A computed fold for a 72-nucleotide RNA from Stigeoclonium helveticum, annotated as transfer RNA. It matches the Rfam family "tRNA". Gene Ontology term of the family: triplet codon-amino acid adaptor activity.
RNA sequence: GAGUGCGUAGCUCAAAGGUAGAGCAAUAAGCUUUUAACUUAGCGGUUGCAGGUUCGAGUCCUGCCGUACUCA
Numbered sequence: 001g002a003g004u005g006c007g008u009a010g011c012u013c014a015a016a017g018g019u020a021g022a023g024c025a026a027u028a029a030g031c032u033u034u035u036a037a038c039u040u041a042g043c044g045g046u047u048g049c050a051g052g053u054u055c056g057a058g059u060c061c062u063g064c065c066g067u068a069c070u071c072a
Stems, first nucleotide, its partner, number of pairs: 001071007010024004018055001027041004048064005
């Protein structure tokens, strides 16, 4: 330098173009003498950035950034 894949909650990952979810973590409450474990609840997202297509984009298209692999 070229090609391919990936980028979504603090972490690991889902999500046939139709209001973005789960598990774990953390927080609060219950239980317990206390902690842990367990139970319950709520919180936590500009879906890497910028454009385009569409009534509607995490999803499709383009460019850029980051990262992994392959080739040179």